[in-house]
RNA sequence: GAAGCAAGCCAGACAGCCGCCGGCUAUCGCAAGAUAGCGGGAGGAAGGUCCGGACUCCACAGAGCGGGGUGACGGUUAACGACCGUCCGCUGAAAGCGUGCCUGGCGCAAGCCGGACGCGUAUAAGGCGAGGAAUAGGGCCACAGAGACGAGUCUUUGGGACGUGGCGGCGCAAGCCGCUCUCGGCGUCACAAAGGGUGAAACGCGGUAACCUCCACUCGGAGCAAUUCCAAAUAGGCACGCAUUGAGGCUGCUCGCGGAGCGUGCGGGUAGGAAGCUUGAGCCGUGGAGCAAUUCACGGCCUAGACGAAUGGCUGUCAUAACGGGGCAACCUGUCGUAACAGAAUCCGGCCUAUCGGCUUGCUUCAAUU
Numbered sequence: 001g002a003a004g005c006a007a008g009c010c011a012g013a014c015a016g017c018c019g020c021c022g023g024c025u026a027u028c029g030c031a032a033g034a035u036a037g038c039g040g041g042a043g044g045a046a047g048g049u050c051c052g053g054a055c056u057c058c059a060c061a062g063a064g065c066g067g068g069g070u071g072a073c074g075g076u077u078a079a080c081g082a083c084c085g086u087c088c089g090c091u092g093a094a095a096g097c098g099u100g101c102c103u104g105g106c107g108c109a110a111g112c113c114g115g116a117c118g119c120g121u122a123u124a125a126g127g128c129g130a131g132g133a134a135u136a137g138g139g140c141c142a143c144a145g146a147g148a149c150g151a152g153u154c155u156u157u158g159g160g161a162c163g164u165g166g167c168g169g170c171g172c173a174a175g176c177c178g179c180u181c182u183c184g185g186c187g188u189c190a191c192a193a194a195g196g197g198u199g200a201a202a203c204g205c206g207g208u209a210a211c212c213u214c215c216a217c218u219c220g221g222a223g224c225a226a227u228u229c230c231a232a233a234u235a236g237g238c239a240c241g242c243a244u245u246g247a248g249g250c251u252g253c254u255c256g257c258g259g260a261g262c263g264u265g266c267g268g269g270u271a272g273g274a275a276g277c278u279u280g281a282g283c284c285g286u287g288g289a290g291c292a293a294u295u296c297a298c299g300g301c302c303u304a305g306a307c308g309a310a311u312g313g314c315u316g317u318c319a320u321a322a323c324g325g326g327g328c329a330a331c332c333u334g335u336c337g338u339a340a341c342a343g344a345a346u347c348c349g350g351c352c353u354a355u356c357g358g359c360u361u362g363c364u365u366c367a368a369u370u
Stems, first nucleotide, its partner, number of pairs: 001366010012318007020041002023038006043341001047352002050350005055223004067219005072086005087131001088129004096121005102115005132214002137212002139208003149204001155194004160189005165180006227275004237266006249257002282301008319338001322335005
């Protein structure tokens, strides 16, 4: 330098103005709240809800049956089907080597030196693996092939048993005649052996467990709309008291009308409010252990918590991308105006999927130079 891989990171920056959702402080206010100041406010996937946990409620003597999941070996972790290391198998480029074909140069020739293309041959970094057991048992093995796990006989050879001569002429046919061959030929049946062919595999304790099964380990269910607390109005419920000897109501009082409930207390539930709710298997830095995943020590930091659901808008400058002009090039300049996927909803660890553009580092092979 070329080619092939792998890992990590960023996801416009700054300033001004106007807003939105929480928090704290101060002042005012009986309170509700208002004003001012300070500070915080989406992601690498917040997504899919696939796997594993935290947390909450429900269930649960013990044992058995049934069901789900996982599966090399070792390690990491709160846990996992995740991650790391190793082994095994498969895959993985150019080059090199071999070979086929075409072709160039040199040579009298034999031959030598190349080039393009095709085929074969194998490994690097890397990638992939549902990688326990086929001598417990059952099932299945496409196409091709005679035969696919029950065995089977396409071809050849060997001996055996049974049947049968061949050619020509005549005749519709049955058959007749002539010539010729003789222990051969042909057909059928069963046996033995070998080879070829088909196929991933041809009888060998074959292959397949991503078919059932066996073995080992493991697994209770539902989920923050979990769950808990406070608690109206109205209508039910319970207790006590009053009421046909007329309550309550019309109606503030008296009379009158009218006729069956009324009052108080308690309790459950609903609306509504609050907790759960963000200090956590947390983040950053340094050092130690370890190949690594990871872990330990010390120091620092607090970084959304809404609920019909905030996290936004405008302007300016700069940088990137895109499009154009000029220039041999470096570069200069104009337009555009943040650009992909997307967006918290109890939290965390993974996996998978989506993604404009960009940056950094490492590994392997080949070539050249020193």

Model confidence (mean pLDDT): 76 of 100. Predicted 3D model of a 370-nucleotide RNA (Bacterial RNase P class A) from Noviherbaspirillum sp. The model forms 91% of the base pairs in the Rfam consensus. NCBI's taxonomy places the organism under Bacteria, Betaproteobacteria, Burkholderiales, Oxalobacteraceae, Noviherbaspirillum. Its Rfam family is "Bacterial RNase P class A". Rfam describes the family as follows. Ribonuclease P (RNase P) is a ubiquitous endoribonuclease, found in archaea, bacteria and eukarya as well as chloroplasts and mitochondria. It is recorded under the gene name rnpB.